[in-house]
RNA sequence: GCUCACGUAGUUUAGGGGUAGAAUAAUCGCUUGUGGCGCGAUAGACGGCGGUUCAAUUCCGUCCGUGAGCA
Numbered sequence: 001g002c003u004c005a006c007g008u009a010g011u012u013u014a015g016g017g018g019u020a021g022a023a024u025a026a027u028c029g030c031u032u033g034u035g036g037c038g039c040g041a042u043a044g045a046c047g048g049c050g051g052u053u054c055a056a057u058u059c060c061g062u063c064c065g066u067g068a069g070c071a
Stems, first nucleotide, its partner, number of pairs: 001070007010024004018054001026042005047063005
C1' cells in the first nucleotide's frame, strides 16, 4: 500500500428495519453479631458524520479505532 472482518452497559456478549435483552460488575435493601454467600430492587450501552426509509443499532457511503491476510 491492497483486501477482509469487527465496533452495543465498567467487562463478556445477544439482537441485522418497528421504543435494545442477558451474564457479570456497581448502588441500595433483606438476611448475618460483622463480613462473605444467597435473595430482591435500581441505574447503566448501539464509535463519529452523512444518505435511503413513515421509521436505522440494523441497509448504503465515508471517516476513526481494533484485528487478520497478502505484498